The RNA shown here (c-di-GMP-I riboswitch aptamer) has 89 nucleotides. Of the family's consensus pairs, 94% are formed in the model. It was read from a public genome assembly, where an Rfam model found it. Its Rfam family is "c-di-GMP-I riboswitch aptamer". About the family: GEMM was predicted in a large-scale screen for bacterial structured RNA regulatory elements.
[in-house]
RNA sequence: GUGGGAAAUGGGCAAACCGUUGGAAAUGGCGGGACGCAAAGCCACAGGGACUAAGGCGCUUUAUCAGAUGCGGCAGUUUCGGUAUCGUU
Numbered sequence: 001g002u003g004g005g006a007a008a009u010g011g012g013c014a015a016a017c018c019g020u021u022g023g024a025a026a027u028g029g030c031g032g033g034a035c036g037c038a039a040a041g042c043c044a045c046a047g048g049g050a051c052u053a054a055g056g057c058g059c060u061u062u063a064u065c066a067g068a069u070g071c072g073g074c075a076g077u078u079u080c081g082g083u084a085u086c087g088u089u
Stems, first nucleotide, its partner, number of pairs: 003088001005086001012037002017032006035076001042081001046079003049074001051072001055069001057067001058065001
C1' cells in the first nucleotide's frame, strides 16, 4: 500500500418508541432510549431508487380538487467518490 472481517481490545454511531421543537408534508434538530451497524463517518450539483407536493402547472365561473411536477428531504436504499479504528492476509 492492497484485499477482505474469524475471534478479541479500546472506543464510536443509534432504529422503533417517548418528550420537546422546525416544516405544508416527506422529514430534520435536541434530550431520553437501543433494533442494529466495520464505515450506520463525509458527500444529495456524480448516477439510479423509493418518499413528499407548499409553490407554480393543470382543472374550474369561483370554491373544492383527480393528475403530473423538486427548486424539498432520505447517506440506517444502492453504486460511485474521497477519508478512517483494530486485528488478519